[in-house]
RNA sequence: GGCGCGGUAGCAAAGUGGUAAUGCAUCGGUCUGCAAAACCGAUAUACGGCGGUUCAAUUCCGCCCCGCGCCU
Numbered sequence: 001g002g003c004g005c006g007g008u009a010g011c012a013a014a015g016u017g018g019u020a021a022u023g024c025a026u027c028g029g030u031c032u033g034c035a036a037a038a039c040c041g042a043u044a045u046a047c048g049g050c051g052g053u054u055c056a057a058u059u060c061c062g063c064c065c066c067g068c069g070c071c072u
Stems, first nucleotide, its partner, number of pairs: 001071007010024003018055001026042005048064005
């Protein structure tokens, strides 16, 4: 340098044109002698950046940044 895959809340991770699930963590509660576990409920400014297409973009297109792999 070329090609491919990926980047989504504190962490992990699904989704792929109509506004984002889930688990862990966190907070509150039930339970308990106190805790832990379990159960119930709740919260979060989460879609790498800039443009383009579209009525509408996390999703499609281009460029760039970051990570991983392969090739030379």
Notes:
Predicted 3D model of a 72-nucleotide RNA (transfer RNA) from a Candidatus Omnitrophota bacterium. It was read from a public genome assembly.